[in-house]
RNA sequence: GGACGAACGCUGGCGGCGCGCCUAACACAUGCAAGUCGAACGCGUCCUUCGGGACGAGUGGCGGACGGGUGAGUAACGCGUGGGAACCUAUCCUUGAGUGGGGGAUAACCGGGGGAAACUCCGGCUAAUACCGCAUACGCCCCUCAGAUAUUGUGUCGGGGGGCCAAAGAUUUAUCGCCUUGGGAUGAGCCCGCGUCCGAUUAGCUUGUUGGUGGGGUAACGGCCCACCAAGGCAUCGAUCCGUAGCUGGUCUGAGAGGACGAUCAGCCACACUGGGACUGAGACACGGCCCAGACUCCUACGGGAGGCAGCAGUGGGGAAUCUUGGACAAUGGGCGCAAGCCUGAUCCAGCGACGCCGCGUGGGUGAAGAAGGCCUUCGGGUUGUAAAGCCCUUUCACCGGGGACGAUGAUGACGGUACCCGGAGAAGAAGCACCGGCUAACUCCGUGCCAGCAGCCGCGGUAAGACGGAGGGUGCUAGCGUUGUUCGGAAUCACUGGGCGUAAAGGGCGCGUAGGCGGCCUUGGCAGUCAGGCGUGAAAGCCCGGAGCUCAACUCCGGAAUUGCGCUUGAUACUCCAAGGCUGGAGGCCGAAAGAGGAGGGUGGAAUACCCAGUGUAGAGGUGAAAUUCGUAGAUAUUGGGUGGAACACCGGUGGCGAAAGCGGCUCUCUGGUUCGGACCUGACGCUGAGGCGCGAAAGCGUGGGGAGCAAACAGGAUUAGAUACCCUGGUAGUCCACGCCCUAAACGAUGUGGGCUAGACGUUGGGGGGCUUGCCCCUCAGUGUCGGAGCUAACGUGUUAAGCCCACCGCCUGGGGAGUACGGCCGCAAGGUUAAAACUCAAAGGAAUUGACGGGGGCCCGCACAAGCGGUGGAGCAUGUGGUUUAAUUCGACGCAACGCGCAGAACCUUACCAGCUCUUGACAUGGCGGUUGUGGGUCUCGGAGACGGAUACUUUCCUUCGCUGGGCCGUCACAGGUGCUGCAUGGCUGUCGUCAGCUCGUGUCGUGAGAUGUUGGGUUAAGUCCCGCAACGAGCGCAACCCUCGCUUUCAGUUGCCAUCGGGUAGAGCCGGCCACUCUGAAGGAACCGCCGGUGAUAAGCCGGAGGAAGGUGGGGAUGACGUCAAGUCCUCAUGGCCCUUACGUGGUGGGCUACACACGUGCUACAAUGGCGGUGACAAAGGGCAGCAAAGGAGCGAUCUGGAGCUAAUCCUUAAAAACUGUCUCAGUUCGGAUUGUCGGCUGCAACUCGCCGGCAUGAAGUUGGAAUCGCUAGUAAUCGUGGAUCAGCAUGCCACGGUGAAUACGUUCCCGGGCCUUGUACACACCGCCCGUCACACCAUGGGAGUUGGUUUGACCCGAAGCCGGUGCGCUAACCGCAAGGAAGCAGCCGACCACGGUAAGGUCAGCGACUGGGGU
Repeated sequence: GGACGAACGCUGGCGGCGCGCCUAACACAUGCAAGUCGAACGCGUCCUUCGGGACGAGUGGCGGACGGGUGAGUAACGCGUGGGAACCUAUCCUUGAGUGGGGGAUAACCGGGGGAAACUCCGGCUAAUACCGCAUACGCCCCUCAGAUAUUGUGUCGGGGGGCCAAAGAUUUAUCGCCUUGGGAUGAGCCCGCGUCCGAUUAGCUUGUUGGUGGGGUAACGGCCCACCAAGGCAUCGAUCCGUAGCUGGUCUGAGAGGACGAUCAGCCACACUGGGACUGAGACACGGCCCAGACUCCUACGGGAGGCAGCAGUGGGGAAUCUUGGACAAUGGGCGCAAGCCUGAUCCAGCGACGCCGCGUGGGUGAAGAAGGCCUUCGGGUUGUAAAGCCCUUUCACCGGGGACGAUGAUGACGGUACCCGGAGAAGAAGCACCGGCUAACUCCGUGCCAGCAGCCGCGGUAAGACGGAGGGUGCUAGCGUUGUUCGGAAUCACUGGGCGUAAAGGGCGCGUAGGCGGCCUUGGCAGUCAGGCGUGAAAGCCCGGAGCUCAACUCCGGAAUUGCGCUUGAUACUCCAAGGCUGGAGGCCGAAAGAGGAGGGUGGAAUACCCAGUGUAGAGGUGAAAUUCGUAGAUAUUGGGUGGAACACCGGUGGCGAAAGCGGCUCUCUGGUUCGGACCUGACGCUGAGGCGCGAAAGCGUGGGGAGCAAACAGGAUUAGAUACCCUGGUAGUCCACGCCCUAAACGAUGUGGGCUAGACGUUGGGGGGCUUGCCCCUCAGUGUCGGAGCUAACGUGUUAAGCCCACCGCCUGGGGAGUACGGCCGCAAGGUUAAAACUCAAAGGAAUUGACGGGGGCCCGCACAAGCGGUGGAGCAUGUGGUUUAAUUCGACGCAACGCGCAGAACCUUACCAGCUCUUGACAUGGCGGUUGUGGGUCUCGGAGACGGAUACUUUCCUUCGCUGGGCCGUCACAGGUGCUGCAUGGCUGUCGUCAGCUCGUGUCGUGAGAUGUUGGGUUAAGUCCCGCAACGAGCGCAACCCUCGCUUUCAGUUGCCAUCGGGUAGAGCCGGCCACUCUGAAGGAACCGCCGGUGAUAAGCCGGAGGAAGGUGGGGAUGACGUCAAGUCCUCAUGGCCCUUACGUGGUGGGCUACACACGUGCUACAAUGGCGGUGACAAAGGGCAGCAAAGGAGCGAUCUGGAGCUAAUCCUUAAAAACUGUCUCAGUUCGGAUUGUCGGCUGCAACUCGCCGGCAUGAAGUUGGAAUCGCUAGUAAUCGUGGAUCAGCAUGCCACGGUGAAUACGUUCCCGGGCCUUGUACACACCGCCCGUCACACCAUGGGAGUUGGUUUGACCCGAAGCCGGUGCGCUAACCGCAAGGAAGCAGCCGACCACGGUAAGGUCAGCGACUGGGGU
């Protein structure tokens, strides 16, 4: 995608044609579905025109074997197809012949009896086309003959003889019947070839079984049945058994081949409540007949009876689900009848159901102000949308009125007043369903917030969801649309067409060989396969083509084609096959030669280990990462000599050899298998493969008996470890070895079945043969064994004459993962176990190869204060500060490994301030606009209430433009709105941190690869560097690196005040103090200078590296700024901006007070110390960089001091702002001190509205902890660490923090093994939210399916036995009997009864098999 006898949900206007219990072959109320004939017969009743007619129950005939239903059973000659011979066939057609003459009954009816009924019994009368003899018969049967013919038996025809069998009448007088015969037609019965589902976890089945002879039986053949005889028959080409199933034409699908199905229509079969049985008949073992048994239902007077919808309707039930208890015999057909006619739930119609197919409609045109409304919106608009309205038309369908068929060839019409035709009214009565994340056509808003829900697969939903729900819009189909189910397709995903097996699932462990399959060259014959022609058949319908009829179509009709098949026949003979003959190339043999751990058995050798004996000898040995267990003074280890015993065979030894594989290794002997080469003597296709089968089959293991040196599961001890049931060590038993017997598995691997043919090479190596010479090599060749590699193949990896290439033959095997190589069953085994081998359930994957990353207690190379080497710290103390925690009304918020924690905060007493508690305001503290009203506006002062915000009052000052409308401004009211440090940094912008100043990150074109991707960027060197050089299928380029920028270091030029002072002059107590100068210093602007440039060495002649010279500086000179692609959903909505959400008399605003400063604790970062390299006192030098007007402040003065006073100078190279350590000197002498300064008391100072919570400083007093700091941990490679002070920002005040400045000024680096981080290459990977990954098993909890299980329940089946209805058959038949015979008695014949054989149901005991349940239990899945 198609299909459906469908069902369900929502919806539903009309018509035509079809279809409609798929489930309970469950049970059925009621009605109908098979009768008819008076021209076969009698009787009764009624009518009569007196001719006769009608009706009823019977006798008789024909039909009830058709038609209609269903699909249970059946795996079968049941069906399909094609054949066959030993048969029957009522009615019908045709042919010949005939229909003579008799007889005895019986139902109806009458009488009587029994019974509730159904029904029945007895007696009596009667007819026939009912029944029975006799006659006749060209017919049948038997015997026979010298005949004829064909094909021998035998068949056919013919002759003769014997035996046997017929008949029916009726009437309207023209027919209809009846009997017999041959033939036909039709319809049955029987037999055969071929075809016809699944299971081998069903492998053997069968005794009337297979055949024969004879008989019986049948319409007929036959083991159909019986007796006897023989021992057969079927089966791996699947018997038997189990399961399932009506078969076919066809239907659906598919390109086809195929697959699935077998409703409706048609053919065949089977069945009729279940099982059995026969009767009648032309036909039945009989749906609406009979008998019996059983179950069920009904009636009953309880004695006994009745019934069978799988006919049409209909009912109950079952079920997801399937119709009216309709009309008519008008048509078609059937039964009966001479006929009229009767019967017909067959049939024709109607009804119900969108169940399906087909057709039609629900209107058409115009209509932009693009109306209203809805929805969205970036607020401009967009969309619904010409859609609607409006205007102009039309009337199909439906509705109303009128006419009105065909089907009927003369009569007859259920359908039906239907189809159809005409007229009428009016847009009037007539649209839904699903979907819109991808597949897949169609998008937005709102709601919801991993909830509710969706889902075919992937997957959506955790606050902006195109995926849920609603809406608007859209897409698709349309009287339907979706969903579910089933089936085919896609699926080459069972592969015949048309697949695979090295690594994805898949080659049997290996060989021998049976059946089977396949098979070399030539010739002849046959013609089975094969091919061609013809004939028959392949029902109709259907499909397809052409045409025709309903207005079209669906539907129907006519014709054709097709029906791929089967049979018969004629022909062809290449190939396959069969038969015969030949050949040598395949295969085998023979002769000669060769190699080898090929196999089996016997013998034998040396080295080594161990043990035993003896000697020497003394304290250890052994073992390990280090040890210990262990051995040893009872003498070990070591060493020497001797002995015993078992096992294995060093060197040679080799991608060497042999073997089918497993496997095989000292030497030697015997036996023995295979292979190779050379010769070309023999056989003449003898071959290949190989289901079953048989044999071999490492190790471990098992049994019996030996053996036991070493090794060594189990076990013991010692170690290791958190533990260590391990790895290591010391011991040590099975076992390892031998013999015999089992086991039969393996990563039994080349993960590659065997055999054969063909298709480039190169280089090794083993065995053999040949050739050439220069005797040591080279060449050729066969057989083996390797490495590399071309074409080809392959998903890639790879393979590549030893194929995984191109072909042939045969075998084995695979079909998603798990469950599971498991369970059950079978077979094998002593056991262990092996082999064969599922299912339920569950998952949306499992897997292969390759790619890029990431990772590794992988490898290589290389960096970094990364380690190491050093110096100083932190961690201990006190204090400062931040954080956690706790507390609190609040202790506002953020930051959390590195990369949060002296961080945001460059400075919380109020303010800040966002927090808390009271108190306030509501267009608002702030912005813009509209409307209305009012108004001068702003500022200051004083005063009142109040904590203040705020409110009230006073009156002082200033007094806008002016055209006297207005505008601007203020105030009041009102409307839009303001406002939010409220939430979301996981919606965002911007900014920032970090890896990391690490050397990387990419692109274009080209090339390679199916592709991901690779190459470039890898490699060899080198560098701080992807820095540079060389090489290279790459060539270039970009962002990074470096450089360009700032600063420090040297120098030149220019400039010379506020800076400087060498020279000149002046001048002082002193001083660049003054004139002057710009040399120097300095200031600050522009230049120069450094580039591996020079020399030597090294390297490759390169890049570069090492050393040297020169130079202020040397190999990027020091420092700074500068941060690639990206990572961390890193940080920030509380800097700012911003989407969404939230608050709106409050989550907004103002204000007072409090809090952010709390304190049992814990951590981070610091300061000060613990002292003598020091403290204290004294003397007393030397900076840089900054700052300064609400400021820095000098001199002088006061105070012990903080500080105060004072105010010169300075808007600053001008004035102000003390450098300290160091140095010199005195003292202290190792102590909780003259160290240390916390804490506390008290007195002061400063800032500020205000130092209580909660500032800083000073004086005096107090003098705490602390004596160098556990585990651990941080910084630093030179003007660095350490140490010393100075300044600045913030700031009223407050600095141990931060930023900056200078002074003094070290030590160490062997080196890259290790720790941490990083770069490049490579390798492994089951990782890819990427090792903080992934993931295994037990245990615990829940659920699910399943195996075992004492048993238990049911189905089915087998053999044995018992019973044995009805019935046919056989026997008997002494009882009974009209027809015939007989004078009679009686006979013949028949019947009942009885007996027997067979047999359904039922029963007994025992088995097989399948299924359900089952305490408990085993594993499995989620």

Small-subunit ribosomal RNA from an uncultured prokaryote, 1422 nucleotides, folded computationally. The prediction has a mean pLDDT of 85. Rfam family: Bacterial small subunit ribosomal RNA. Its family is annotated with structural constituent of ribosome and ribosome in the Gene Ontology.